[in-house]
RNA sequence: CGGGCUGUAGUAUAGUGGUAGUAUAUAUGAUUUGGGAUCAUACGGUCUGGGUUCGAUUCCCAGCAGCCCGA
Numbered sequence: 001c002g003g004g005c006u007g008u009a010g011u012a013u014a015g016u017g018g019u020a021g022u023a024u025a026u027a028u029g030a031u032u033u034g035g036g037a038u039c040a041u042a043c044g045g046u047c048u049g050g051g052u053u054c055g056a057u058u059c060c061c062a063g064c065a066g067c068c069c070g071a
Stems, first nucleotide, its partner, number of pairs: 001070007010024004018054001026042005047063005
């Protein structure tokens, strides 16, 4: 310098146009003498900007970051 892939909650991961789930972690409560484990509840997210669309995590463009390949 060229090409490709990925970007979703603190962490991991699903979601092929109709307002985003799961696990774990965290907080609170119950249980226990206490801890652990278990159960219930809560908290918390679409990398940024623009475009298409009635509607975008999803489709398109540009940028940013990471990874891989080539030179």

Transfer RNA from Candidatus Taylorbacteria bacterium RIFCSPHIGHO2_02_FULL_43_55, 71 nucleotides, folded computationally. The RNAcentral record of the sequence draws on ENA. The prediction has a mean pLDDT of 81. The same sequence occurs in records of 5 taxa. It matches the Rfam family "tRNA". By type it is a transfer RNA.